[in-house]
RNA sequence: UGGGGCGGACGCCUGGUCGCUCCGGCAUCAUGCCGGAGAGGAAAGUCCGAACACCGCAGGGCAUGGUGGUUCGUAACGCGAACUUCGGGUAACCGGAGGAAAGUGCCACAGAAAAUACACCGCCGAUGGAAUGCAUGCAUUCACAGGUAAGGUUGAAAUGGCGAGGUAAGAGCUCACCGCUUCCGUGGUGACACGGAAGGCAGGGUAAACCCCACCCGGUGCAAGACCAAAUAGAGAGACGCCUGAGGGCUGCCCGCCUGAAGUCUCCGGGUAGGUUGCAAGAGGUGCCGGGUGACCGGCAUCCCAGUCAAAUGAUCAGGGCCUGUUAUGCAGGUACAGGAUUCGGCUUACAGUCCGCCCCAUUUU
Numbered sequence: 001u002g003g004g005g006c007g008g009a010c011g012c013c014u015g016g017u018c019g020c021u022c023c024g025g026c027a028u029c030a031u032g033c034c035g036g037a038g039a040g041g042a043a044a045g046u047c048c049g050a051a052c053a054c055c056g057c058a059g060g061g062c063a064u065g066g067u068g069g070u071u072c073g074u075a076a077c078g079c080g081a082a083c084u085u086c087g088g089g090u091a092a093c094c095g096g097a098g099g100a101a102a103g104u105g106c107c108a109c110a111g112a113a114a115a116u117a118c119a120c121c122g123c124c125g126a127u128g129g130a131a132u133g134c135a136u137g138c139a140u141u142c143a144c145a146g147g148u149a150a151g152g153u154u155g156a157a158a159u160g161g162c163g164a165g166g167u168a169a170g171a172g173c174u175c176a177c178c179g180c181u182u183c184c185g186u187g188g189u190g191a192c193a194c195g196g197a198a199g200g201c202a203g204g205g206u207a208a209a210c211c212c213c214a215c216c217c218g219g220u221g222c223a224a225g226a227c228c229a230a231a232u233a234g235a236g237a238g239a240c241g242c243c244u245g246a247g248g249g250c251u252g253c254c255c256g257c258c259u260g261a262a263g264u265c266u267c268c269g270g271g272u273a274g275g276u277u278g279c280a281a282g283a284g285g286u287g288c289c290g291g292g293u294g295a296c297c298g299g300c301a302u303c304c305c306a307g308u309c310a311a312a313u314g315a316u317c318a319g320g321g322c323c324u325g326u327u328a329u330g331c332a333g334g335u336a337c338a339g340g341a342u343u344c345g346g347c348u349u350a351c352a353g354u355c356c357g358c359c360c361c362a363u364u365u366u
Base pairs, nucleotide, nucleotide: 001362002361003360004359005358006357007356008355009354010353012320013319014318015317016316017315018314020038021037022036023035024034025033026032040337044348045347047346048345049344050343051342052221053220054219055218059255060254061253062252065216066215067214068213069083070082071081072080073079084097085096086095087094088093098212099211103210104209105206106205107204120152121151122148123147124146127145128144129142130141131140132139133138134137160178161177163175164174165173179201180199181198182197183196184195185194186193187192225277226276227275228274234268236267237266238265239264240263247259248258249257250256284303285302286301287300288299289298290297291296321335322334323333324332325331326330
């Protein structure tokens, strides 16, 4: 200097004038004055987890659903940190992760064959067979029976790989090494790693296929709830029942339990629905110190940073920042994604442009 990897911050700023919302104070029959505060890193998606509220609180079993290497963090999580292992990359780094030896299913086309793996081209033909020659037992030929899966074909994948021996030709048939399985030892909390021994060895893939294993999970949700106000039409209909238990509740089902009586439920028809609260002081922010590899935890100090509900932060003027074009000045244009509605911790998605830090590779110079 160029290319790449990871992480973080900002994302318009300042001032004036007018206007809007809330809180506090002063005054005023009701509007004025003063002071303070006033959108996000994603407020989006509604994908997870919870706090809180109500129902239940008599549970048990099954089902449904979720997660899935190990350990830690957290209120919790499907999130985060560190580590282990497999894969990609020269590397910095990035991505994946229970089980295929419980069972079932699927693997198009091609190929002989995709699992009960019955062999297309091949190789052999020892043993049996046929023919010829010589001669009574050999030699040669054929490749029928038979043997074979080492070589080739096909494919994403073909009886574990490579080498040697052995064989008629071959094959873990035998041996050494590697792979795999089991056991033992050492290290580690652990996933695992290293070393040793034994074994000739279950053909591969697929579980975001069904399934199996381990762990976890009550339901509904601020339109939850609480309070005040308003209205109330039934000459309505029906079903089941009245302790011999209808109906309702405990998630979906079963068992079980609770509640329940002139009752419960369903249908038709009519009326009312305004306001207050919930509503923001928190698993809160910031600074410093300590512990920890880290996520994070603890201590001390300090601060109060929206509370709307037909929905508030807008308009205008001036100057400045950054970016683009152009002739430097000048001039012109632009300034992203996007806006609370109970709150918080995450994940995912969107984002013009600018800045900072660390790391890797290549080249050059000193």

About this RNA:
A computed fold for a 366-nucleotide RNA, annotated as Bacterial RNase P class A. It matches the Rfam family "Bacterial RNase P class A". By type it is a ribozyme.